[in-house]
RNA sequence: CGCGGGGUAGAGCAGUUGGUUAGCUCGUCAGGCUCAUAACCUGAAGGUCGUAGGUUCGAAUCCUCCCCCCGCAACC
Numbered sequence: 001c002g003c004g005g006g007g008u009a010g011a012g013c014a015g016u017u018g019g020u021u022a023g024c025u026c027g028u029c030a031g032g033c034u035c036a037u038a039a040c041c042u043g044a045a046g047g048u049c050g051u052a053g054g055u056u057c058g059a060a061u062c063c064u065c066c067c068c069c070c071g072c073a074a075c076c
Base pairs, nucleotide, nucleotide: 002072003071004070005069006068007067010026011025012024013023019057028044029043030042031041032040050066052064053063054062
């Protein structure tokens, strides 16, 4: 240098070949319950969807460049 997969909340993931509120589990915080802790119940916070552009009435989703991670191939 080439090929493939991936990047979405603190962690792990989903998002149905574009459509109107971006969700799930765990975690964190607050409250409830309890003599107390755990468990359980309720609620909340937390996202520029890797970056920069493009297409479109509308982009996490389609196109292009770049960055990062994993694997394969190649070289040695």

Transfer RNA from Holospora undulata HU1, 76 nucleotides, folded computationally. The sequence is in RNAcentral, with records from ENA. Taxonomically the source falls in Holospora undulata (Bacteria, Pseudomonadati, Alphaproteobacteria, Holosporales). Its Rfam family is "tRNA". Model confidence (mean pLDDT): 80 of 100.